[in-house]
RNA sequence: GGCCCUAUCGUCUAUCGGUUAGGACGGGACCCUUUCAAGGUCCAAAGCGGGGUUCGACUCCCCGUAGGGCCA
Numbered sequence: 001g002g003c004c005c006u007a008u009c010g011u012c013u014a015u016c017g018g019u020u021a022g023g024a025c026g027g028g029a030c031c032c033u034u035u036c037a038a039g040g041u042c043c044a045a046a047g048c049g050g051g052g053u054u055c056g057a058c059u060c061c062c063c064g065u066a067g068g069g070c071c072a
Stems, first nucleotide, its partner, number of pairs: 001071007010025004018055001027043005048064005
């Protein structure tokens, strides 16, 4: 330098154009218990940046950024 893949709550991970963006762990509140742990109920928390396509984009396209891989 060329090509390919990936980017979503604090972390891991779902969501093949119309979801309230779901789950697990972690965090908080409450219940339970004499207390703690365990357990139960509830709550907060996310689409890498900028354009484009579309009635509608986390999802498709383009350009970047970051990470990974192959070739040179």
The RNA shown here (transfer RNA) has 72 nucleotides and comes from a Patescibacteria group bacterium.
The source organism's lineage runs through Bacteria and Bacteria candidate phyla.
Rfam family: tRNA. About the family: Transfer RNA (tRNA) molecules are approximately 80 nucleotides in length. The family's RNA type in Rfam is transfer RNA.